[in-house]
Context: one part of a larger RNA
Formats: sequence, C1' cells, structure tokens
RNA sequence: GGCGUACGGUGGAUGCCUAGGCGCCAGGGGCCGAGGAAGGACGCGGCAAGCUGCGAAAAGCCACGGGGAGCUGCAAGCGAGCGUAGAUCCGUGGGUGUCCGAAUGGGGGAACCCGGCGGGCCGAGAGGUCCGUCAUCCAUGGCGUGAGUCAUGGAGGGCAGAGCCAGGGAAGUGAAACAUCUCAGUACCUGGAGGAGGAGAAAUCAAGCGAGAUUCCCUGAGUAGUGGCGAGCGAAAGGGGAGGAGCCCAAACCGCAUUCGUGUAAGCCUGCAAGCGUUGCGGGUGCGGGGUUGAGGGUAAGCGCGGCGGCAGGUUGCAGACUGUCGGCGGAGUGAGAAACCGGCUAUUUAGCCGAACUGGCAUGGAAAGGCCGACCGCAGGGGGUAAUAGUCCCGUAGGCGGAAGGUAGCCGGCUCCGAGCGCUUGACCCGAGUACCAUGGGGCACGAGGAAUCCCGUGGGAAGCAGGGGGGACCACCCUCCAAGGCUAAACACUCCUGGCGACCGAUAGUGGAGGAGUACCGUGAGGGAAAGGUGAAAAGCACCCCGGGAGGGGAGUGAAAUAGGACCUGAAACCGUAUGCCU
Repeated sequence: GGCGUACGGUGGAUGCCUAGGCGCCAGGGGCCGAGGAAGGACGCGGCAAGCUGCGAAAAGCCACGGGGAGCUGCAAGCGAGCGUAGAUCCGUGGGUGUCCGAAUGGGGGAACCCGGCGGGCCGAGAGGUCCGUCAUCCAUGGCGUGAGUCAUGGAGGGCAGAGCCAGGGAAGUGAAACAUCUCAGUACCUGGAGGAGGAGAAAUCAAGCGAGAUUCCCUGAGUAGUGGCGAGCGAAAGGGGAGGAGCCCAAACCGCAUUCGUGUAAGCCUGCAAGCGUUGCGGGUGCGGGGUUGAGGGUAAGCGCGGCGGCAGGUUGCAGACUGUCGGCGGAGUGAGAAACCGGCUAUUUAGCCGAACUGGCAUGGAAAGGCCGACCGCAGGGGGUAAUAGUCCCGUAGGCGGAAGGUAGCCGGCUCCGAGCGCUUGACCCGAGUACCAUGGGGCACGAGGAAUCCCGUGGGAAGCAGGGGGGACCACCCUCCAAGGCUAAACACUCCUGGCGACCGAUAGUGGAGGAGUACCGUGAGGGAAAGGUGAAAAGCACCCCGGGAGGGGAGUGAAAUAGGACCUGAAACCGUAUGCCU
C1' cells in the first nucleotide's frame, strides 16, 4: 500500500408519516368601485424584527344574537391586567378607517409638494393647524341673446391568467419543398356586458306528407359535400332527449297641443228645436288613444249579436253614443310583455344545541385502544384523536332542534295595472325605401367562383307595395311555403369562488412554483426569471449538580421505554474518511 473483517465518522438514500397539494361530483354563490374599489405605502402592542389582525377610535370601538370558563393572535418569557355583574371566542348589523391608487382642488419622480373658498383652534402679528368643499365627461331640467352658469342623476377604474359577445387579426407548423390551401378566425390587441353572455317567436324548414321561436346534449356522420379533388376541411334536414313563453312597436284612423298655409265656405258628436263664429280645411312636429297579422292582418264604413252602477263633460234642453272619474265585480303582475315598495308565513343560509352504550376483569408492556374472559348500544360499526389497533374515553356520526340581525327563494296579503267587444261584407286606406333586388369588388356560409343559391359589406344603379313581396341551391313555369327592410324575451347550455363528499390521485427530487415569514430569498436597468428548506419524544420530563476545556465540545450524574431519541435530534443505505486487526506485498 492492497484485499477482507469489526467498529465509527460523514452523508441523507430508503421505509414509515402528513400539516400541503391534484382531480371529479353535488349544493350554494357570482361582481366590487366617487358612500373612493382592487392593490399597496406607512403606522398601531408595556417590552414587538417577521407573519396575522387592525387604522391616529389603529391585535381594536358599539349594539344584537350564540356560547359558558377561562382569556390578553402565531409565540415562549417577564410585567400588568380582564372574566359567572358572563370575558376571550363565533355570527349579524353599525362606527372609525392615515397616505397612495380611477385618484378627482393644482402639481408630481405613487404613498410626496403647493393651493382657493367657508368655518373652528393656537398666535401680538406673520403664520401654523384641524374640519368641510373645489377634477373631467355625458344625460335631463332651470336661467341667460350668447360665451356660459346652476341643479339632479350617471360614467371613469378593478377583476376570475376563467366563461361570453363584438371590432381587428398573425406566424412557427402541415402539405414530407411551396404559392392556393392548412395552422385559424386560433394566439394576440381593443371595446362591451353579466351572473352568465349570445341567440330567439319564421320573408324558417320540409316535400306534394307535414313541422311550428331560440339554446344545449345524443344521433344522423366522418355521411352528403368541399378540396393544388393534395394535405386536409366537413355540414344540414330528420329522429331521440334537456328545457319550454311568448310579447311590444312603426303605419292607416281618432283626439289634444303647437306651428305654417288657405281664407268666410263650411263647421260646432248624432236626431229634433234654438243658438254660435280668430271657426273650418290642408301640411309639419309633439303627446295620448288605436293597432301588430299570413287558412293575410289592421283601419274606415255598413249590417248583425252583445255590453254593472253613480257622478261630471262638450253652446243649450231631451234621448242616444263617446270621454273622464269613483265604486263594485273579474283578471293579471315586477324574469320579457308598465313599474316601485311594504307586511306576514314557510324553507334555506350566515353562529349554534341535544345526541345511545364498559371511568368492566386478567396477563404483557413505559403506555392498552391489541390478546384472553365477560357485558352493553346501534336510525349511531363514516371519520379523527387519546402513550399501541377504541361502536360503548374525547370530538363526532345517525337522527332531531334553533334565529335578535342580514342574505336568498316560494306562497299569501297590501300595492299596481287591465277589463267592451265579437262576427260578416266592401278592387276604399295602412302594413317598416335609397330598402329588396341587379351589376361589380370582397367577406361569411362545411361549400376554395364553381352550375353557386342563401347571408353581410364597399361602389354604381334601383323596385313592387296585398291583383303585393321573399324562399324552396343557377334560371323559368306550375305548385308549396313564409311576410324582410323596428324592438324585447326567462329556462335548459359555459366558467368557477365557497362548502361538503369522494378518489385502483401524490406523499417532501413526488404533489401547486410554494406542506415552512413563497411569488419570499436571490438574479435582472427592465419586461421578467425564480429557488432551497418537513419529522426529538407519548409528554419537554429539552440533561439540576460535579469534572476537563477560554469556548465549542466532551466525561459522569439525572429524565425517559429508548439519549447511537440531546434539539446539526425517527429510520439512517451508498460514494467518501478513519481506528483496530487477519492475509498478501
């Protein structure tokens, strides 16, 4: 020196564990913000660096409800206190809430600086300090000739890296190259809205039968198609389910107001009689009534049938019709179809409460819940904890109970709204115009210009108007079907915050990046990137005291079942380093 053996050191694998994650399902919730959000800065404790909580009223203040013996957060200690006159704690409502931030008096290099006006306090004054208020834009209304000004209401920003709609909109890639094509209307940017959003009540489909808004799922179907007919893209009807809801305007016509024109004819609700004159007629605008459809609908006129009561109205009287109002009766309703609010009850939610049965015996052990023996409960033998494996020890579980205050939902009541029309007839009037459509250039439809319908946009042209118009995949005819050019509309469907349950999900190099003061430390000018790091023991009982040492550390003693469990702490592999020794050299 090598190989081996024994015992150590180092190291932190492995096993076991779980405080944290991951996924799915169900239920509930789904916006916050000028009443100043989200997110922060700086502060607040007797001693206080971090986290948590809170805001100069600062680990907190008030009220109500719960709860019942301890409490002053994580977090020990010292100190000082609080609590059965009910604290700490939990829930609901309220108060306070510095400064920055949309940030909004003006400025600004966020958390800072400087003001105006009104008022309080200090000060002789200069000045300081405190409270309130002062940004911009939009809508409506008032005032003013007007620039403008005043008042009332609203907006602004954030987010959940999710989901939705809209305006814009790539490339890597695939086509084994590449240009049409694909990726993909994806990523991304912008705007908007909401608990959802969008869509939605047929100018739809269908097929010679019929269906009857929209949305979502299954199917139809990788079909029909489309496609440098390459790569690829890829329906619809129909069928089965989930859910289920239908409505309002514009116009014709009537009335009122206003304005313009015409200008004394006519008219003043109708009948009869009397009376009247800035009235009548036509156009525009506003408001109210009316009206909403496709076996066309409505309006107007005529006819037929039908229609609760009182009061008032128009030039007058009577009758009728009409209008308004009040009452009765009937119907409906705030999620569309008008729109607010209040009360009661019930359910649920935001705290909670009750809840059966061994303080059984023996032995082992540090410890019994495991073993043996004997009982009991069970609408409860889900689960967790307790010194080891507990139905009967603790928390719970099954099952039941509870609400001062707030939320949500349902029902009822108040309340609010509506209630005279229906049928038939009639070439009268109305039924969404720079629209439909055409040409051309594009886009979207599964459909790439194709025979290319259908839908949308740019440019140019440009109808009919119910004896009308659109569609049925060029186009034409017949036939069928539906009424565009205005609008609203729950539910079924997307996402996931909370709570609960579950898992042939992970178990500390795994599972979230993060089991821990983690988006931290650290890196970067910045956008941004981004860790490592869990385990004494049942209980600190965390080694009083003695010895060596300056200490670190160690040896005794003691605790403990165990100290090679001593805080660099469960187990403690390997590499690597030693001590001792056998063999070889």

Large-subunit ribosomal RNA, domain I from a Balneolota bacterium, 585 nucleotides, folded computationally. Its Rfam family is "Bacterial large subunit ribosomal RNA".